RNA sequence: GAAGUAAGUCGGAUGAUCGCGACAGGUUCGAGGAAAGUCCGUGCACCACAGAGCAGGAUGCCAGAUAACGUCUGGUAGAGGCGACUCUAAGGCAAGUGCAACAGAAAGAAACCGCCUGAAAAGGUAAGGGUGGAAAGGCGAGGUAAGAGCUCCCCAGCGAAUAGGAGACUAUUCGGCUAUGUAAACCCCAUCCGGUGCAAGAUCAAGAGCAUAAGCAUGGCUGCUCGCCAUGGCUCGCGUAGUAUCGCUGGAUCGCUUCGGUGACGAAGCGGCGAGAUAGAUGAUCAUCGAUGACAAAACACGGCUUACAGAUUUGCUUCCGAA
RNA sequence: GGACCGUUAGCUCAGUUGGUUAGAGCGCUACGUUGACAUCGUAGAGGUCGUUGGUUCGAAUCCAUUACGGUCCACCA
Numbered sequence: 001g002a003a004g005u006a007a008g009u010c011g012g013a014u015g016a017u018c019g020c021g022a023c024a025g026g027u028u029c030g031a032g033g034a035a036a037g038u039c040c041g042u043g044c045a046c047c048a049c050a051g052a053g054c055a056g057g058a059u060g061c062c063a064g065a066u067a068a069c070g071u072c073u074g075g076u077a078g079a080g081g082c083g084a085c086u087c088u089a090a091g092g093c094a095a096g097u098g099c100a101a102c103a104g105a106a107a108g109a110a111a112c113c114g115c116c117u118g119a120a121a122a123g124g125u126a127a128g129g130g131u132g133g134a135a136a137g138g139c140g141a142g143g144u145a146a147g148a149g150c151u152c153c154c155c156a157g158c159g160a161a162u163a164g165g166a167g168a169c170u171a172u173u174c175g176g177c178u179a180u181g182u183a184a185a186c187c188c189c190a191u192c193c194g195g196u197g198c199a200a201g202a203u204c205a206a207g208a209g210c211a212u213a214a215g216c217a218u219g220g221c222u223g224c225u226c227g228c229c230a231u232g233g234c235u236c237g238c239g240u241a242g243u244a245u246c247g248c249u250g251g252a253u254c255g256c257u258u259c260g261g262u263g264a265c266g267a268a269g270c271g272g273c274g275a276g277a278u279a280g281a282u283g284a285u286c287a288u289c290g291a292u293g294a295c296a297a298a299a300c301a302c303g304g305c306u307u308a309c310a311g312a313u314u315u316g317c318u319u320c321c322g323a324a
Numbered sequence: 325g326g327a328c329c330g331u332u333a334g335c336u337c338a339g340u341u342g343g344u345u346a347g348a349g350c351g352c353u354a355c356g357u358u359g360a361c362a363u364c365g366u367a368g369a370g371g372u373c374g375u376u377g378g379u380u381c382g383a384a385u386c387c388a389u390u391a392c393g394g395u396c397c398a399c400c401a
Stems, first nucleotide, its partner, number of pairs: 001320010012289007020030003023026001032295001036306002039304005044197004051226004056193005061075005076090001077088004091188002096186002098182003112129002114125004137155002140152003156178001158175007201246003204242001207236004216232006253272008325397007334350004352368005374390001376388003
């Protein structure tokens, strides 16, 4: 210098004038990294302090982080790359069932051709042929009538023992030779899950008397069964309701420092307050610089994931080339 | 804001559960019938199954993601 890889940061700046929203009324504050999709997980609210069973759903190597998670971190195994590094819905088809079209003899424990024995009937045989995405552990040697894990070396897989590790797993030895794929097919195993969402919900509300006391009806919690809760008839009285008020933004909050941990993250100290509308505010103009500047804009809040994004910029590492 | 549904031929829809041939009606084209047209009959064309990726031997169908369109949800005690 070129190519790449990983992790981040920013997302026009400053000033002036006018306009809009909020309140604590000040010459105070006022959109994002995704505010988005609503795909997961929570808080919060109501229904029973969220209950039992069935059904249903989600997750799926191991350990940890966390309020929780399908997220994150570290590791194991596998795959890709020269490498830095990246990716993996990665439990179980040696539980059971199903499926594998066409082709092919045969799609799970197979004899069509071929080979061997035999006079024939028949039998043995998975070496070779052909079909297919996939053909009964793979290559080779021995062996045999012909063959074959029948035997043996190496390799793959399964099981057992020993050693290491917290575990996934790894290494060595031994064993019998070993029944394909598919679980993003039904299903099995383990763990977890009650429903509805701020258009939840609450306040502005004053109730009293009579009747009834055990069922029934309606509604809600639930898709079903149980179980639970609320309401009910008559008379009198009170209130007027509005996009009214609260919920509403100070919180699993943000920044810095120190400490613990490989890390995700946690603890302590100091400091900060950074939108809260309900027809819904956050814009326009000018000046200078820069540049023709992306994706896109809150609606209860938070942690993630996913998707969109012009460009600018920082750091670590890898490979190649050149020079000293 | 929240909950949910749909997308297959020019139009309206099936097929998706349970995977291996993409279909129906209307419309369109050609031919026949007619003096001509309509009707009718015969034949034919027309499909990125919304996009992208994955699982699988094989995807309209299963899984994930995304785009577009649509429906519903507050209003007494």
Predicted 3D model of RNase P RNA and transfer RNA as a complex of 401 nucleotides.
It holds a member of the Rfam family "Bacterial RNase P class A". It is annotated as a ribozyme.